[in-house]
Molecule: Glycine riboswitch aptamer
Organism: Rhodovulum adriaticum
RNA sequence: CGCACGUUCACGGGAGAAUCCGGCGCAAGCCGGUGCCGAAGGAGCAACCGCCCCGGUAAACUCUCAGGCCACAGGACCGCGGACGUGUG
Numbered sequence: 001c002g003c004a005c006g007u008u009c010a011c012g013g014g015a016g017a018a019u020c021c022g023g024c025g026c027a028a029g030c031c032g033g034u035g036c037c038g039a040a041g042g043a044g045c046a047a048c049c050g051c052c053c054c055g056g057u058a059a060a061c062u063c064u065c066a067g068g069c070c071a072c073a074g075g076a077c078c079g080c081g082g083a084c085g086u087g088u089g
Base pairs, nucleotide, nucleotide: 001089002088003087004086005085006084007083008082009081011079012078013077018034020033021032022031023030024029035069036068037067041065042063043062044061048056049055050054
């Protein structure tokens, strides 16, 4: 110096589902109810591995605990750049 990967930061993109009902509050909002969503986080497992018991292990799949359901915000993930680290040439 190049390449790959990881963490983090900045910028750009980034879906779904209630502008529902009742109560309280000057308001921001809070509490309760019903119906929904799947892309923070969390949980579950097929193949496979360990002889067996039993255990380990994936996702954008499943669940919906948490979160969310006009907009704003948040947002997995993607792109691009910086910093740091690991591996490699």